[in-house]
RNA sequence: GGCCGGGUCCUCUGGGCGGUCGACUCGUGAAUCUGGUCAGGGCUUGAUCGCAGCAGCCAUAAGCGUUGUUGUCCGUGCCAAUGGUUUCCUGGCCGCC
Numbered sequence: 001g002g003c004c005g006g007g008u009c010c011u012c013u014g015g016g017c018g019g020u021c022g023a024c025u026c027g028u029g030a031a032u033c034u035g036g037u038c039a040g041g042g043c044u045u046g047a048u049c050g051c052a053g054c055a056g057c058c059a060u061a062a063g064c065g066u067u068g069u070u071g072u073c074c075g076u077g078c079c080a081a082u083g084g085u086u087u088c089c090u091g092g093c094c095g096c097c
Base pairs, nucleotide, nucleotide: 001094002093003092004091005090006089007088009084010083013080014079015078016076017075018074019073021071022070023069024068026065027064028063034059035058036057037056042051043050
């Protein structure tokens, strides 16, 4: 000096980890301006039927909370894989001085 390999560095991809936002799940959740059922009471009827309907109860909306699952996006001095760079480091072989 040449060749080859490895490292460094970089790109791409996947995974892990962390975060944002959303969906589903669970729970909670409306004095009244949601629904259902409507005790009592009220109205109506000759009477029955019926009507509206407070409280209560049930189911939920918006919202809120917790757990789990999942999706999107972002980040990553972690892991793997592919490709690139020859500036630098290193190993082997060969040649020259």

A computed fold for a 97-nucleotide RNA from a Planctomycetota bacterium, annotated as Bacterial small signal recognition particle RNA. Rfam family: Bacterial small signal recognition particle RNA. By type it is a non-coding RNA gene. Rfam's curators write: The signal recognition particle (SRP) is a universally conserved ribonucleoprotein involved in the co-translational targeting of proteins to membranes. The organism belongs to Planctomycetota, within Bacteria. The coordinates come from a structure-prediction model, not an experiment, and the mean pLDDT is 78.